[in-house]
RNA sequence: GCCGACUUAGCUCAGUGGUUAGAGCAGCUGUUUUGUAAACAGCAGGUCACAGGUUCGAAUCCAGUAGUCGGCU
Numbered sequence: 001g002c003c004g005a006c007u008u009a010g011c012u013c014a015g016u017g018g019u020u021a022g023a024g025c026a027g028c029u030g031u032u033u034u035g036u037a038a039a040c041a042g043c044a045g046g047u048c049a050c051a052g053g054u055u056c057g058a059a060u061c062c063a064g065u066a067g068u069c070g071g072c073u
Stems, first nucleotide, its partner, number of pairs: 001072007010025004018056001027043005049065002052062002
């Protein structure tokens, strides 16, 4: 230099055009317990990497930029 994959909650991930962006773990609160843990119930946490385009409508499609990983030279 070229090619490809990925980027969504603190972490690991789902969601492949439309009803509200979700799960597990982690965090917080409560119940329970002599207390802790476990269990149960609830709560909070998101500029869907960035800025554009297409569309009535974009996390999702398109091109660009940045980053991570891999391959080729």